A computed fold for a 365-nucleotide RNA from a Calditrichota bacterium, annotated as Bacterial RNase P class A.
The coordinates come from a structure-prediction model, not an experiment, and the mean pLDDT is 77.
NCBI's taxonomy places the organism under Bacteria, Pseudomonadati, Calditrichota.
It matches the Rfam family "Bacterial RNase P class A". By type it is a ribozyme. About the family: Ribonuclease P (RNase P) is a ubiquitous endoribonuclease, found in archaea, bacteria and eukarya as well as chloroplasts and mitochondria.
């Protein structure tokens, strides 16, 4: 330098000038609410609602089937299905990535090829016997070789043998049992065993461990209206019609109408944002994390405010002069997106830029 490999960070910046939503001050108004002035106002994913709490209500004596999730280990943590660290396997030269309980409890399924897909079998072959004695046929032995296949019943060399075959025998694999070393996944070594045991658990299942439901539209307050065989009062009450008379409905046992209760709709209000918080330093631990100390207050709307307009600078494209640098002019207005209790996480979207710490390769000293 090239080409990777693991994370980390920012998410255009200044200013004017209209606009909004929240809270503070002032002043005005009965009261809603208007004026001035201040302050403060998206995100790293605020998103998908997939997990996991918190906080709410309802439901619960304890015990069990059924369902559901999760899955090497040990650590973190409020809790995970997340994360550190670590063990295996596997792909990669590497840095590093991606997977993870049981298939020797059982029942099932395994397409096409292929003899055969699990009780092994036997097409092409090898070998032995018998008949024919040239091609062949009938009987038996085998699974070393070939071919199929994702997968083929331990690999390989020797030995044995008619020819082979774990049929022996060394290596390695496997199982089984000890000892070592580590908390533990597991790994080293030493005996023994000739080997049995194909794949699949996002097939049923087994085996640990965990789950009661709903969700802020949760849930409490306040309260126009309707419904009340609640309770009081009660003979008159209401329209034309402001007033007087006139009429008309309703009512006076079946109680009209008036007040109280009570009930909750609409609507208001509170939950609501100070929380497993941010920021900085010290400790502690290999890290994920965890504690001391200082410091800070960071959207709270409700049909939902967080905007728009202009100018300079930045970045990016495009033209054009230019050897380049650079300059002039033009566009994107500049990446995904966007709060709605709240935290923690995952995944997924993401223009462009910049930092860190490693890794092969290849040049220079």
């Nucleotide at each position: 330098a090239a080409a990777g490999c693991a994370g980390a960070u920012c998410a255009g910046g200044c200013g004017a000038u209209c606009g909004c939503g929240u809270c503070c001050c002032g002043g005005g108004u009965g009261a809603g609410c208007c004026c001035g002035g201040g302050a403060u106002g998206a995100g790293g994913a605020a998103a998908g609602u997939c997990c996991g709490a918190a906080c709410u209500c309802c439901g619960c004596a304890g015990g069990g089937c059924a369902g559901g999730a999760u899955g090497g280990u040990c650590c973190g943590u409020a809790a995970c299905g997340c994360g550190g660290a670590c063990g295996c396997g596997u792909c990669g030269u590497g840095a590093g990535g991606c997977g993870c309980g049981g298939a020797a409890a059982g029942u099932g399924c395994c397409a096409c090829a292929g003899a055969a897909a699990a009780u092994a079998c036997a097409c092409a072959g090898u070998c032995c016997c018998g008949c024919a004695u040239u091609u062949g046929c009938g009987g038996g032995a085998u699974a070393a070789c070939g071919g199929u296949g994702a997968a083929a019943a331990g690999g390989c060399g020797a030995g044995g043998u008619a020819a082979g075959a774990g049929c022996u025998c060394a290596c390695c694999g496997c199982c089984u049992c000890a000892a070592u070393g580590g908390u533990g996944a597991c790994a080293u070594u030493g005996a023994g065993g000739g080997c049995a045991g194909g794949g699949u658990a996002a097939a049923c299942c087994c085996c640990a461990u965990c789950c009661g439901g709903a969700g802020c539209a949760a849930g409490a307050c306040c309260a126009a209206a309707u419904a009340g065989a609640g309770g009081g009062g009660g003979a008159g009450a209401g329209g034309c019609u402001g007033c007087c008379c006139g009429u008309c409905u309703c009512g006076u046992u079946u109680g009209a109408c008036c007040c109280c209760c009570g009930g909750g709709u609409a609507g208001g209000u509170c939950g609501c944002u100070u929380g497993a918080g941010g920021u900085g330093u010290c400790g502690g631990g290999a890290a994920a994390c965890c504690g001391g100390c200082a410091u800070c207050c960071c959207a709270g709307a409700u049909a939902a405010a967080u905007g728009a307009u202009c100018g300079c600078c930045c970045u990016u494209c495009c033209g054009g002069u230019u050897u380049u640098u650079a300059c002039c002019g033009g566009a994107a207005c500049g990446a995904c997106a966007g709060a709605a209790u709240u935290c923690g996480g995952c995944u997924u979207a993401u223009c462009g830029a910049u930092c860190u710490g490693c890794u092969u390769u290849g040049g220079a000293a």